[in-house]
This is a predicted structure of a 91-nucleotide RNA (SAM riboswitch aptamer (S box leader)) from Amycolatopsis cihanbeyliensis.
The organism belongs to Amycolatopsis, within Bacteria.
It matches the Rfam family "SAM riboswitch aptamer (S box leader)". Rfam's curators write: The SAM riboswitch is found upstream of a number of genes which code for proteins involved in methionine or cysteine biosynthesis in Gram-positive bacteria.

RNA sequence: UAUCCAUCCCGAGCGGCUGAGAGACCUGGAUCGCAGAUGCCGCAGCAACCACCCGCGGGCGGGCAGGUGCUACAGCCAGGACCGAUGGAGG
Repeated sequence: UAUCCAUCCCGAGCGGCUGAGAGACCUGGAUCGCAGAUGCCGCAGCAACCACCCGCGGGCGGGCAGGUGCUACAGCCAGGACCGAUGGAGG
């Protein structure tokens, strides 16, 4: 990284640095943002998938927080697109 499968309802913030836009792309909206958004780092937290453990009715429920991931707004809403993101498998 092509491909396949599953999910995108809910959940979870503080500090330091940065300094004007931001939320994948386009269009139209609204929203957030110098009372510092966004991005990076640290710590913390959440619990989506995998791992491990337990239970039950082979699929579900619970625990845990190890591997990833995530921590404004329904993937912000609508439309478009062989669309995007995450996890697992896998050449």
The model forms 97% of the base pairs in the Rfam consensus. The prediction has a mean pLDDT of 84.